[in-house]
């Protein structure tokens, strides 16, 4: 210098005038203080908070998925393991189970699941032809998965022996499986012995296993004020029996059992609870009223600094600090100085003059993450080249 990889930093500074939202002070005029972001964004995960639900059991549903740790929690983060890619720095992985069961595999190919003879190899053995014979030839039966070819994938790989040709048929190493030893908290690693190979792939296909998960959200929710119609329409069960009380009686009330109907248990069932059984409970439709204010709501897993523990994520202790809170929703405009970047001109240079430029975006209950958008600057590392 080139190519690549990883990480960090801030997101111009100050002044004046006009204006906007909020807090405090003042009788008032007015004064004073504060006022966007690293993503305030997407609303994709996790939590706080609030209301609703929550006797119990079962079935569905969603999510996560190597191991250990961090955390309020997570699908996040840290460290490690295994696999893949890369010369390397480093990056990527839904990374449990395919001897529980079901299912799938386009195209190509002879054959795609306990497979296959298209090309090919052999034809030892039996048959055929030639030869007197030794033997030779072609390949009918038949044998062969070694080679070619197809494919994402062809029923272990490489080498040797063996054979007619072949083949875990036999042997060595690798792979795979089983058992054991050692190291590690563990994932896992490593070594030894045995097994001749049988069990291929896909679970971001169903499924199985382990663990986690109630619902809805700030229009949550609470208070004050104001208003008001217990109105209208439709649907709607099946009642029966016992006891007690009131009443002269007709009848009425309470309660228990059975039956039926409805509501709730915020996916469903069992089950449980409640209401009702005829002017019904309950459900639906139509119509009417209100449409203001306050709280929640900005002090919180907060921010900054230091020390200690830890490889690290992070934790502990001490000190300091208060930093937007609207609800038709503020955070803007103009001018100036300086800094930065780009261009042009002047100058030998140092430097100067003029013009232009500054992205993405923008709080709305609050936090922790992830992802996406965006203009720069800096640091470290790897590989290659050149020079000293």
């Nucleotide at each position: 210098c080139g190519u690549g990889c990883g990480g960090g930093c801030a997101g111009g500074a100050c002044c004046g005038c006009c204006g906007c939202g909020g807090g405090g002070g003042g009788c008032g005029a007015c004064c004073u203080c504060c006022g966007a972001g690293g993503a305030a964004a997407g609303u994709c995960c996790g939590g706080g908070c609030u209301c609703c639900a929550c006797a119990g059991g079962g079935c569905a549903g969603g999510g996560u998925g190597g191991c250990g740790g961090g955390u309020a929690a997570c699908g996040c983060c840290c460290g490690c393991c295994g696999g893949g890619c890369g010369c390397a720095a480093g990056c990527c992985c839904a990374g449990g189970g395919a001897c529980a069961g079901c299912g799938c595999a386009a195209c190509a190919g002879a054959g795609a699941g306990c497979a296959c003879a298209c090309c090919g190899c052999c034809g030892a053995u039996g048959g055929c032809c030639c030869g007197c014979g030794a033997g030779g030839g072609a390949u009918c039966a038949g044998g062969c998965a070694a080679g070619g070819g197809u494919g994402a994938a062809a029923c272990g790989g490489u080498g040797g022996g063996g054979u007619a040709a072949g083949a875990g048929c036999c042997c060595a190493c690798c792979g795979c499986g089983a058992g054991g030893g050692c190291g590690g908290c563990a994932a896992c690693g490593u070594c030894c012995u045995c097994g001749g190979c049988a069990c291929g792939g896909c679970a971001a296909g169903c499924c199985c296993c382990a663990c986690c998960c109630g619902g809805a959200g700030a229009a949550a929710g609470g208070c004050c004020a104001c208003a008001u119609a217990g109105a209208g329409g439709a649907g709607g069960a099946c009642g029966g029996g016992g006891g007690c009380c009131c009443g002269c009686a007709a009848g009425g009330g309470c309660u228990c059992c059975c039956a039926c109907g409805g509501c709730g248990c915020g996916g469903c069932c069992c089950g449980c609870g409640c209401c009702g059984u005829c002017c019904a409970a309950c459900u639906c439709c139509c119509g009417g009223g209100u449409a203001g204010g306050c709280c929640g709501u900005u002090c919180g897993a907060g921010c900054c600094c230091g020390c200690c523990g830890g490889c690290g994520a992070c934790g502990g202790c001490g000190g300091g600090u208060c930093u937007a809170g609207a609800c038709c929703g503020a955070u803007g405009g103009c001018g100036g100085u300086c800094a930065c970047c780009g261009g042009u001109c002047c100058g030998a240079a140092a430097g100067g003059a003029c013009c232009g430029g500054g992205a993405c975006a923008g709080a709305a209950c609050c936090c922790g993450g992830c992802u996406u958008a965006c203009g720069g600057c800096c640091c470290g590392c790897a590989c290659g080249g050149a020079c000293a």